Overview
Small-subunit ribosomal RNA from an uncultured bacterium, 1502 nucleotides, folded computationally.
[in-house]
RNA sequence: AGGAGUUUGAUCCUGGCUCAGGACGAACGCUGGCGGUGUGCUUCACACAUGCAAGUCGAACGGAGUAGCAAUACUCAGUGGCGGACGGGUGAGUAACACGUGGGAAUCUACCAUUAGGUGGGGAAUAACAGGCCGAAAGGACUGCUAAUGCCGCAUAUGUAGGCAUCUCGACAGAGAUGUUUAUGAAAGGAGUAAUCCGCCUUUUGAUGAGCCCGCGUCCGAUUAGCUAGUUGGUAGGGUAAAAGCCUACCAAGGCGACGAUCGGUAGGUGGUCUGAGAGGAUGAUCACCCACAAUGGGACUGAGACACGGCCCAUACUCCUACGGGAGGCAGCAGUGGGGAAUUUUACGCAAUGGGGGAAACCCUGACGUAGCGACACCGCGUGAGCGAAGAAGCCCUUUGGGGUGUAAAGCUCUGUCAACAGGAACGAAACAAAUGACGGUACCUGUGGAGGAAGCAUCGGCUAACUACGUGCCAGCAGCCGCGGUAAGACGUAGGAUGCAAGCGUUGUCCGGAUUUAUUGGGCGUAAAGAGUUCGUAGGCGGUUUGUUAAGUCUGAUGUUAAAGACCGGGGCUCAACCUCGGAAAUGCAUUGGAUACUGGCAGACUGGAGUGCAGUAGAGGCUAGUGGAAUUCCCAGUGUAGCGGUGAAAUUCGUAGAUAUUCGGAAGAACACCAGUGGCGAAGGCGACUCGCUGGACAAGUAUUGACGCUGAGGUGCGAAAGCGUGGGGAGCAAACAGGAUUAGAUACCCUGGUAGUCCACGCCGUAAACGAUGAUAACUAGCUGUCCGGGUUCAUGGAACUUGGGUGGCGCAGCUAACGCAUUAAGUUAUCCGCCUGGGGAGUACGGUCGCAAGAUUAAAACUCAAAGGAAUUGACGGGGGCCUGCACAAGCGGUGGAGCAUGUGGUUUAAUUCGAAGCAACGCGCAGAACCUUACCAGCGUUUGACAUGGCUAGUAUGAUUUCCAGAGAUGGAUUUCUUCAGUUCGGCUGGCUAGCACACAGGUGCUGCAUGGCUGUCGUCAGCUCGUGUCGUGAGAUGUUGGGUUAAGUCCCGCAACGAGCGCAACCCUCGUCUUUAGUUGCCAUCAUUCAGUUGGGCACUCUAAAGAAACCGCCGGUGAUAAGCCGGAGGAAGGUGGGGAUGACGUCAAGUCCUCAUGGCCCUUACACGCUGGGCUACACACGUGCUACAAUGGCGGUGACAGUGAGCAGCUAGAUCGCGAGAUCAUGCUAAUCUCAAAAAGCCGUCUCAGUUCGGAUUGUUCUCUGCAACUCGAGAGCAUGAAGGCGGAAUCGCUAGUAAUCGCGGAUCAGCAUGCCGCGGUGAAUACGUUCCCAGGCCUUGUACACACCGCCCGUCACACCAUGGGAGUUGGAUUCACCCGAAGGCGCUGCGCUAACCCGCAAGGGAGGCAGGCGACCACGGUGGGUUCAGCGACUGGGGUGAAGUCGUAACAAGGUAGCCGUAGGGGAACCUGCGGCUGGAUCACCUCCUU
Repeated sequence: AGGAGUUUGAUCCUGGCUCAGGACGAACGCUGGCGGUGUGCUUCACACAUGCAAGUCGAACGGAGUAGCAAUACUCAGUGGCGGACGGGUGAGUAACACGUGGGAAUCUACCAUUAGGUGGGGAAUAACAGGCCGAAAGGACUGCUAAUGCCGCAUAUGUAGGCAUCUCGACAGAGAUGUUUAUGAAAGGAGUAAUCCGCCUUUUGAUGAGCCCGCGUCCGAUUAGCUAGUUGGUAGGGUAAAAGCCUACCAAGGCGACGAUCGGUAGGUGGUCUGAGAGGAUGAUCACCCACAAUGGGACUGAGACACGGCCCAUACUCCUACGGGAGGCAGCAGUGGGGAAUUUUACGCAAUGGGGGAAACCCUGACGUAGCGACACCGCGUGAGCGAAGAAGCCCUUUGGGGUGUAAAGCUCUGUCAACAGGAACGAAACAAAUGACGGUACCUGUGGAGGAAGCAUCGGCUAACUACGUGCCAGCAGCCGCGGUAAGACGUAGGAUGCAAGCGUUGUCCGGAUUUAUUGGGCGUAAAGAGUUCGUAGGCGGUUUGUUAAGUCUGAUGUUAAAGACCGGGGCUCAACCUCGGAAAUGCAUUGGAUACUGGCAGACUGGAGUGCAGUAGAGGCUAGUGGAAUUCCCAGUGUAGCGGUGAAAUUCGUAGAUAUUCGGAAGAACACCAGUGGCGAAGGCGACUCGCUGGACAAGUAUUGACGCUGAGGUGCGAAAGCGUGGGGAGCAAACAGGAUUAGAUACCCUGGUAGUCCACGCCGUAAACGAUGAUAACUAGCUGUCCGGGUUCAUGGAACUUGGGUGGCGCAGCUAACGCAUUAAGUUAUCCGCCUGGGGAGUACGGUCGCAAGAUUAAAACUCAAAGGAAUUGACGGGGGCCUGCACAAGCGGUGGAGCAUGUGGUUUAAUUCGAAGCAACGCGCAGAACCUUACCAGCGUUUGACAUGGCUAGUAUGAUUUCCAGAGAUGGAUUUCUUCAGUUCGGCUGGCUAGCACACAGGUGCUGCAUGGCUGUCGUCAGCUCGUGUCGUGAGAUGUUGGGUUAAGUCCCGCAACGAGCGCAACCCUCGUCUUUAGUUGCCAUCAUUCAGUUGGGCACUCUAAAGAAACCGCCGGUGAUAAGCCGGAGGAAGGUGGGGAUGACGUCAAGUCCUCAUGGCCCUUACACGCUGGGCUACACACGUGCUACAAUGGCGGUGACAGUGAGCAGCUAGAUCGCGAGAUCAUGCUAAUCUCAAAAAGCCGUCUCAGUUCGGAUUGUUCUCUGCAACUCGAGAGCAUGAAGGCGGAAUCGCUAGUAAUCGCGGAUCAGCAUGCCGCGGUGAAUACGUUCCCAGGCCUUGUACACACCGCCCGUCACACCAUGGGAGUUGGAUUCACCCGAAGGCGCUGCGCUAACCCGCAAGGGAGGCAGGCGACCACGGUGGGUUCAGCGACUGGGGUGAAGUCGUAACAAGGUAGCCGUAGGGGAACCUGCGGCUGGAUCACCUCCUU
C1' cells in the first nucleotide's frame, strides 16, 4: 500500500478501454481587490536596426595638447605591461573516457604563498611624431627623428642535461640525497627627501587551475552479423608540457564481436525534479558542477592558459557601404525588432551592496550583479465586513393552488476598520576609520483621518461523482472522459430558478507518473481465455549427488577514504504568519582500500557409490531396412453355356448390351491392398507401424552379478527425422479418384446423387518441411490416500488343470487430499517442490506488407506499422429454438358423414371510383367484425345555407316573463322568425308569499370537439388455453447466476394421487362448492292435469290432485360392494345393484404471464391541438358507387326429389302506441268491422320434415336469378335506397381443379318454430324443439401443446444470428515507369589559408671575422613538396516526399447476388495441402473431435 464504470437476459473469470489523485517554464475560455517570494522563447543554433555588455595602468616610455610667469598639474593617441581563456549566453553537435563514480602516472600552472639566491656591463632598432604621396572609404606605402619594465649579445649562477663516486630506501625495476666533472641558460626598472615600497631574474616547496590514462555505470533497433590496413603489436626515429600509432619507416598478422562488434535512429551528462508504499517509471526549465558550441566549414598565431562569443587568416552563404576599383559585418551577452508559434517581459535605475579586471593608490570599468517595471505564470498570506433582525417583505422560480424555495438573505438598527485612499513620521540593509557614501526609496514599517464605503467569480448537478426542478427543442439543434443522452411529458441539449464544489481564481486542452500485479526483481501466466517449438540429438550457456582437506572469488562483518554545495529529512532561528531565507545535525543504499569470519556457493587436490553408463546370460513386441513367397477379391483378355436386358437411384437418366452384355464355367494377365485374428492390445522420440519367411539392425524391460566413478539434467544457435498433399527425373498403372465431360436435382446448382474419367495414389532417386503434427498439457528429478481392469517380466506358497499372495515396467477406468474461473485434473497431475528451455501481453488490420534466409516452384520461416473498435474471449446458468432424441395429449392425423372452393344471389373486406363514398378491425386471434337492423334521423363524411358565452353545465349584473292547448296569415328549402284568435294560469313546499323556473341583453371565467396520440393510460376484451401449469417461505448445495423442492418409478382428464428422494411445508391454478338436464320423495294444486264418479260439442262443469306438469325443499353416485390386476399403494379392468358408473350430459368459472394484441369512435383520462371553428343547427347527397379479387352464407343443380292433396305430432318464447280470435271483402300481400288478453287463462300459432297421389331423367312440372307490369304495407317521405303480393319472363347451374373446413351421440346431417334490434326491413345473430346416423385399427406421418434430456456463435430469443463477391462514399496503407531532396561511402580531379619539410640566386640593424670594402652565422620575402577545408565528376548504399495506374484493408446509412457457418444449420464441422468456381465456397488426399443421433463392443460404479 483504498478503488469505480464498461462485454452478459443474468453469473464467475480472462482481458482491454475509461475515470477519481499528484505535478507543470505551460497555453486557451470566462472572471479579476491587495501584498510577499519566485519565475518568464520549451518553436527558427532563424535574420537582426539602435544603444550598451572589457578594460585599465602616466608610480614602464617618448611625445602631443590644455592651464599656469614658472615650478607643476591635468588630458590624450601611440609604444609597453596585465587582463580580453574569467564572468555572461545557448544546447546545434556528441552514444563518446562526453558525463558520473572510484583509482592512476608520464605532466604544465600567470597572478598568490613559501625556500635559497641574484639584479653586473653593453648594443641595435621602432611606433608615436614630422614631411610630402596614393585611395571614395577602409586604410596604405615611402623618407627622417626618438624612448622604455619593448628587443639583442656578453659575464656570473644553487638550475637543466649527460657521466662518475658514496650513502639511504627498495625483492627487482628504480627513486632520492651529497660530492665531482662536461655542456648549456638570467635579469628592469619605477615611486619616494629618506626609511622603504612596488617590480624584475633564477630556484625549492605548496596552493589553485588545467592536460592525460584506466576499472565500472550510462537510450532504442538483429527487418543492422560480421567489422577493422595505422587497423593490432614490436623496433627505430620524430613529436608533445606529458604516456601513447600521436606521426613516419620497417617487421609480424594481428585486434573487436552473440556478455551484441559494425551500422542506423534518438539524445548534452550529472546533482537533482515529478510521481510512487516501495522497487521503479518519467524527466534534466530556473539553481549548482562538467562538457560542447559562437553565421557555416577549415586553420593556425599570441599567450601560463585558446586553436579564442564581443581576436586573426582562408573558403562559403547572407546582409550593408561604394566614386564599381574595393571594403565592412556576425545579439546562442543585456534590452529591443522582424519572423516562426498556442505561447514567454523594459531599447528601465545603479555600481549603494556582493563579486570580477586594471592600478601603489585615489579611482576607472563591470546589461556579472543589486533593484525596479510587465504577466494570477506558480507558491504563500490577507480582504471583499461583524452582531441583531419576520413563522418570513417585494421580485423571481416551483406548485397538488393549500403552499413551498431563494431566506436572516435583504431592508432596518447597532458596530468594527484589515486592505485600498489621503496626511504625518520613518528604517535595517553601512560587520569599514565614531568621517563620507543608499539605485531600491520617502519604500517596508508606525501613527492619524473618513466611511461599509472601492473589492466575486468560475465550473458542475444521469451513473462513476457532491448537487433537481420548470420551460423551450423534438434523432433536429446539440452534449459526451467512459457507459451513453436527444425520434412531443429530456433531472444528460439550450435557458431560468435552486443546489453542490472550489475561490482571486475556476474550468478546458496538452504532457508525465499513479491507479496498471496491464512487462509481474519485489509481483503474472501458457489443458479449454493470448501463450508448450511437430519431434530427437547436441554446442555455448545455466544448474548439479555423498565426503575430506585447502583457498577466500562470491557471501557476511568491522575500520578508513570518498560520496561538492544547494535540494529532500530532523531540530533550531529571521521576515507580524506562511511561502521564502538561514544555522546545526543526520542521511547519502554507491565506489575504493584494508583487517577479519568460513556455514553455504565457486576454485584446486583427494576419496565414495546411491545418479548415469558398460559387460554377462534372458524376455515381449504391426520398431526400422533389404530380398523373396502366398491366397482371397477387383478389372481386363481368350474360350464355352445362354438371352434381353444389365446397371444405377429418393425417383430417374447418361453409360453398357442382339456386333450377344449382365449372369455362369474353365484358363490366363496385371497392379494394389493384406479380411478373420483385432483388443481404450503391442512397439516407436515424434511422424507412424498390421499376410508369411530368411538376413541385417535400433530401443525397452525383469532378475542377479561384475565394473567405471558424477562421466549428470536442460539446451539459445546448430543438426537429423518429420502424415497427407505438392514438385523434378525415370518406371508402373488393377482399383479408387482432384480437374474435366455427361445425366439428374434445382428458381439457379460452377455442389451434394449417378455414369465415366486424367493427374495422383504404387516403386527408385532427389526436393518440400507443413497439419486439429492434439493429451490442444515442454524435458528431467523427488514427494503426496486408495480401489479395479489389461499387456510384458520375476519371486513365494498351495497345487491335477490351475489358483492365491507379492514385486518391477507399460497402458486404461473411478476416486481422496490438494489445485482450478468453472469444466475438470488427481502417483501417466492441471497437486507440492527444484533446474533449464520455448512462448504470451485487448480485438481487427495480420501470421499480412516490406526486407532478409531457404526452396525448381508452390510456398515456408522471421515479422511490423498506419488506421479502426470498446469490446473480442473462456466456463458455467436460465430460457428460447433445432429439417436432435424419448414419453404423452388434442376431430391433430387416420376411419367416417356433410360441406367450402365451380353457379346465381345475399353480406363483409380489399381495390378502384367519387365532392363524400366517415372511422376502426388485418395470419391463426380482421373480413354476416364494431352494426341486436344507414330512406330522413342515426351520421362521425361531402356540398350549400345559417349561429357565436354558444344545442349542454356553473357563476355575476341588468331587464322582462312565469302555464298548457289552439285558430289564421306572412317570409323561408328548412332550422327559424314575425303577426294573430280563443280558453286556461307554473312547480316544489317544512304550508311560512318560503324556495325555484324561463327569456333577452352585457362582459368574462368558460362550454364544446366521434380532432391527434391504444407506443402516455384506466377499464373492458381477444389469444395461447380450460392447456396443467406458475410460484413462495425455511433448509441444503454452488464463489456466483442459480439449483433442489417441481426431477425419478407408477397413475390420472389434471403438478390427480401413491411410492421413493435434502428436502419440509405453503400459495395461485386442477378438482369440488354454483346453475341446468336426467330418477325418486315431501309440500302446494290455479290459469295446469283427469285414473275413478257424474256431465258436456269441448276438462265445458261438479268433483279430485292419484298421474302429467308447475316450483320450492330434500334424497341419490362414493371405485361404496364383489372378482381380477398392480407393489399389500395410487389406480386400472370386469361384474352386481341402480334412473344414472367411474369428472353421468351441458353451462358458468380462464393461474403466472405472452402478443408495446384490440379499443382515446362505448365510457373515463394525461399531454398536444381548434375556439366566428376541427364547435353548433338545417336541407340535399354519401356510407347502397363497380372492370375486378377474397372471406362468410343462402338457394340450387333434382326422384332419399318437384308439384298436388292430407282434420298427425312439439318446445322455447313474445304481446297494450302491443299480440289479435272470429266474421266479411280480395287470387294474394292485405283491408274493414269486431273480440279476448298486462297472459300456465287470450293471441301470435299454420309447426315442418311425415303420409297419399302424380311427374320419369329432360336444362325438365328441376332451378329460380334477371326483367316487364299491376298492386299491398310501414312511414312526413320508399327516386337515389325498403319489404311483400299477383301475372308474365325463366339466366347460370347436370355435384364443382389445386386446395381446404366442421363434427365422436341425442352429436353430424336434415326439418321447421320463436326472440332481440325494429315505424318498416334478416339468407345474419341468439334460442327452441322434431327426425336422427356413420366411424375411430391405431399414433408412423401433418399441425398445436405439455414434461425430461441434448446441441447452440440465439436472448428483439430461428420472422434469431451471420459469411463473401459486387456497386457507392470516405480513410490510412503496400506495389509502381519514374521524379525531387537529404544523409553517407568509394574512386579520381582541384588544392584557399595554415603550420611542417626542402630551398632560398632577391632582401637583411644587433652576434662573429675584418681598418674598410666585404664575408659568415642567423633571419625575411619568394619558390617547390606532402597534408588538408570548400568545390567538381562518376559509382554505390540508405532515408524521405511526389507519382499515371494498381493490390488488398478499414469504416459507413443502406443497396445487389446468393446462404457458407451457429441446431445433425438441413452434404457434421474444422486443420494442412492441391485443383476448380460470380461469391460465400465445392471436390480430392491425410488428420482432429473442439460432431448430433441410433445400435453394438469394451470398461467402470453400486
Its Rfam family is "Bacterial small subunit ribosomal RNA". Rfam links the family to the GO terms structural constituent of ribosome and ribosome.